Predicted 3D model of a 72-nucleotide RNA (transfer RNA) from Prosthecobacter dejongeii.
The same sequence occurs in records of 3 taxa.
The coordinates come from a structure-prediction model, not an experiment, and the mean pLDDT is 81.
The sequence is in RNAcentral, with records from Rfam.
Its Rfam family is "tRNA". By type it is a transfer RNA.
RNA sequence: GGCGAGGUAGCAAAGUGGUAAUGCACUGGUCUGCAAAACCGGUAUGCGCGGGUUCAAUUCCCGCCCUCGCCU
Numbered sequence: 001g002g003c004g005a006g007g008u009a010g011c012a013a014a015g016u017g018g019u020a021a022u023g024c025a026c027u028g029g030u031c032u033g034c035a036a037a038a039c040c041g042g043u044a045u046g047c048g049c050g051g052g053u054u055c056a057a058u059u060c061c062c063g064c065c066c067u068c069g070c071c072u
Stems, first nucleotide, its partner, number of pairs: 001071007010024003018055001026042005048064005
């Protein structure tokens, strides 16, 4: 330098045009003699950045940044 995969909450990880699941973590409660476990709730400026298309973009298009892999 070329090609490919990926970047979504503190961590992991779905979703692929119509305001984003789930698990862990955190937190409130029930339970308990106290805890743990279990169960019921709750919070979080989460879609890498900038443009474009669209009534509407995490999703499609372009450029850039970062990570991983392959080729030279």